[in-house]
Context: one part of a larger RNA
RNA sequence: UUCGUUAAGGAACUCGGCAAAAAAGCUAGGCGUAAGUUCGCAAUAUGCCUUGCCGACAGCAAUGUCGGCCGCAGCGAAAGUAUUUCAACCGACUGUUUACCAAAAACACAGGUCUCUGCAAACCCGUAAGGGGAAGUAUAGGGGCUGACGCCUGACCGGUGCUGGAACGUUAACGGGAGCGGUGCAAGCCAAUCCCCGAAGCGCCAGUGAACGUCGGCGAUAACUAUAAUCGUCCUAAGGUAGCGAAUUCCUUGUCAGGUAAGUUCUGACCCGCAUGAAAGGCGUAACGAGUUGAAAACUGUCUCAACGAAUAUCCCG
Numbered sequence: 001u002u003c004g005u006u007a008a009g010g011a012a013c014u015c016g017g018c019a020a021a022a023a024a025g026c027u028a029g030g031c032g033u034a035a036g037u038u039c040g041c042a043a044u045a046u047g048c049c050u051u052g053c054c055g056a057c058a059g060c061a062a063u064g065u066c067g068g069c070c071g072c073a074g075c076g077a078a079a080g081u082a083u084u085u086c087a088a089c090c091g092a093c094u095g096u097u098u099a100c101c102a103a104a105a106a107c108a109c110a111g112g113u114c115u116c117u118g119c120a121a122a123c124c125c126g127u128a129a130g131g132g133g134a135a136g137u138a139u140a141g142g143g144g145c146u147g148a149c150g151c152c153u154g155a156c157c158g159g160u161g162c163u164g165g166a167a168c169g170u171u172a173a174c175g176g177g178a179g180c181g182g183u184g185c186a187a188g189c190c191a192a193u194c195c196c197c198g199a200a201g202c203g204c205c206a207g208u209g210a211a212c213g214u215c216g217g218c219g220a221u222a223a224c225u226a227u228a229a230u231c232g233u234c235c236u237a238a239g240g241u242a243g244c245g246a247a248u249u250c251c252u253u254g255u256c257a258g259g260u261a262a263g264u265u266c267u268g269a270c271c272c273g274c275a276u277g278a279a280a281g282g283c284g285u286a287a288c289g290a291g292u293u294g295a296a297a298a299c300u301g302u303c304u305c306a307a308c309g310a311a312u313a314u315c316c317c318g
Stems, first nucleotide, its partner, number of pairs: 001311006008304002012302001017299001026080002028050004036041001038148001052069007070074001083297007090289002095107002111146007123132003149284004154215003159212002161208005168203003175196004181190003216234005243276001244273001254270005
């Protein structure tokens, strides 16, 4: 180093049952199987029994029934091959990923929604020709966000963005007009200044949130106390609705309850939430997961606490 066995105990070990042990069913047959559920599942749930040989009977056979026989053992085991259960979180799922420290709650996904695009399409590659899109045509194609399904998705358009707006303001060049000055014999040339006209844009006016985003403070008040349905006031574009209370909670091991003899973790509640919140989606959710967390049964050298044994390596010789 790799294995084997171990009294009594049985997770007291440890970040954590990591590792090991156990389960021996299944690859055969029979019986039986809960909550939940999208009625498909969950499910091989959990769990119980049988398995050899001989004879008789039934049967086409498989096989069944009865009787008997042997062994510690009848899939007479070489090999492969689930421990199980109860809960919570996240992600619906199968899938994908950091080749060589991360496989996940990350990515993708079907589904949802917004937006662009009428075809010589939008968009992308290219200086261009040209090509893709597409030998497609809005039930199509590109882009953004969300992410099965169920119930839903509140307020604000003041700022930014986008879309619309035959007016008005501002405004470049061109064009038109006036015309100071210089120069020249002149025609003319150079040239300061002013007026008119003048596009997009910007200003201006609207709309728009599954666009970027945002969603208050103070004071008072009820026949004990406490609290405040209520009132006043300031500010705002509007002041966070339903739901939830966390992988987000600083104070904090919050408070109460459960589980334990004892629980900073866990579960159920509570809610002044430092700093939740509705497609950067909110809340649920059967099934699924080498995901994360807590608990239990079984089991054990993980441990109390170590012991003995086997084979190798380290060492020596060749």